[in-house]
RNA sequence: GGAGUCGGACGGACCGUCGCUGCGGACCUUCGGGUCCGGGGAGGAAAGUCCGGGCUCCGCAGGGCAGGAUGCUGGGUAACGCCCAGCGGGAGCGAUCCCGGGAGAGUGCCACAGAAAGCAAACCGCCCACGCGGCAGUUCGCUGCCGCAGGCAAGGGUGAAACGGUGGGGUAAGAGCCCACCAGUUGCCGCGGCGACGCGGCAAGCUAGGAAAACCCCAUCCGGAGCAAGGUCAAAUAGGAGGGCGCCAAGGCCGGCCCGGCCGUGCCCUCGGGUAGACUGCUGGAGACCGCGAGUAAUCGCGGCCCUAGAGGAAUGACGGUCGCCCCCGUUCUCGGGGGACAGAACCCGGCUUACAGUCCGACUCCCCAU
Numbered sequence: 001g002g003a004g005u006c007g008g009a010c011g012g013a014c015c016g017u018c019g020c021u022g023c024g025g026a027c028c029u030u031c032g033g034g035u036c037c038g039g040g041g042a043g044g045a046a047a048g049u050c051c052g053g054g055c056u057c058c059g060c061a062g063g064g065c066a067g068g069a070u071g072c073u074g075g076g077u078a079a080c081g082c083c084c085a086g087c088g089g090g091a092g093c094g095a096u097c098c099c100g101g102g103a104g105a106g107u108g109c110c111a112c113a114g115a116a117a118g119c120a121a122a123c124c125g126c127c128c129a130c131g132c133g134g135c136a137g138u139u140c141g142c143u144g145c146c147g148c149a150g151g152c153a154a155g156g157g158u159g160a161a162a163c164g165g166u167g168g169g170g171u172a173a174g175a176g177c178c179c180a181c182c183a184g185u186u187g188c189c190g191c192g193g194c195g196a197c198g199c200g201g202c203a204a205g206c207u208a209g210g211a212a213a214a215c216c217c218c219a220u221c222c223g224g225a226g227c228a229a230g231g232u233c234a235a236a237u238a239g240g241a242g243g244g245c246g247c248c249a250a251g252g253c254c255g256g257c258c259c260g261g262c263c264g265u266g267c268c269c270u271c272g273g274g275u276a277g278a279c280u281g282c283u284g285g286a287g288a289c290c291g292c293g294a295g296u297a298a299u300c301g302c303g304g305c306c307c308u309a310g311a312g313g314a315a316u317g318a319c320g321g322u323c324g325c326c327c328c329c330g331u332u333c334u335c336g337g338g339g340g341a342c343a344g345a346a347c348c349c350g351g352c353u354u355a356c357a358g359u360c361c362g363a364c365u366c367c368c369c370a371u
Base pairs, nucleotide, nucleotide: 001367002366003365004364005363006362007361008360009359010358012323013322014321015320016319017318018317020041021040023038024037025036026035027034028033043342047353048352050351051350052349053348054347055226056225057224058223067222068221069220070219071218072086073085074084075083076082087100088099089098090097091096101217102216106215107214109210110209123156124155125152126151127150131148132147133146134145135144136143137142164182165181166180167179168178169177183207184206185204186203187202188201189200190199191198192197230280231279232278233277240271241270242269243268244267245266246265251263252262253261254260287306289304290303291302292301293300294299325340326339327338328337329336330335
């Protein structure tokens, strides 16, 4: 100098004018509110609403089934599908990145090609020892060639994938059929590690395909709904309960009649439930910052200090100016003009994912050059 990998931070600044919405104070008020002053007022993702929790209500003896989620090990956490540190496998020269229970429980699947895709199978091929037949030769013992039946899985061919590799023995030809070495697997033992696992030794010819985002098996976790949760106050109308007064003496019931009672009915009063509405829940919290300590780290402990949006038909804005950064155009060597990303709280918090103009910082890797 070039090419990369990972992590962190930022997401214009200041001034003026006019607004909007909470909070505090003063004043006014027809009690609904209004005016003035001071001070607060979107994000790194406020987003998607994917995962986890707090909080609230409902449900719940305990257990199970169904359903869903997760899935190497250890740790962190309120919890997680998140984070940290490791382990194993894969990719990369490397920094680094990606993946993670079980396919040796069972069922099913593996396009096309291919004989065959999972336990057996044979297209080309090899053999023809054994059995049968034909032809040729023959020293009449057999020999050679071919066919049928049959044997083989070496070699070719197909495929993403074809049932360990190399060498030797063996055989009619072959094959872990046998042997040596290598690779893997399984079992046992020893050592190291909390563990996943690693290293070493011995044994067994054991050689076992993929896919579980097919069903499934195993382990762990999960009750449901959500701030329109929930709570408080509480009109009008209708209906309910209680009380008072009255009504027709014409309604029903107490067998008929009278009295009386009950029901009913009109008005008034009281009570209670719910609706509209208002208030609350509402923002001080698994909180921010700083320091010290524990820990490889995620994170945790202690101390100090600070208060930092709270709307609800839903505020957080508009205009002007100066400066700064980037991009485009024109000029020309410093000026002029234009433009500025993704996106906006709605009970709160921890994550993940996705979007993003333009910047800054740190750590590390590889290559080249110079000393």
Predicted 3D model of a 371-nucleotide RNA (Bacterial RNase P class A) from a Desulfovibrionaceae bacterium. The gene name in the source record is rnpB. Lineage of the source: Bacteria > Pseudomonadati > Thermodesulfobacteriota > Desulfovibrionia > Desulfovibrionaceae. Its mean pLDDT, the model's own confidence on a scale to 100, is 78. It matches the Rfam family "Bacterial RNase P class A". About the family: Ribonuclease P (RNase P) is a ubiquitous endoribonuclease, found in archaea, bacteria and eukarya as well as chloroplasts and mitochondria. It is annotated as a ribozyme.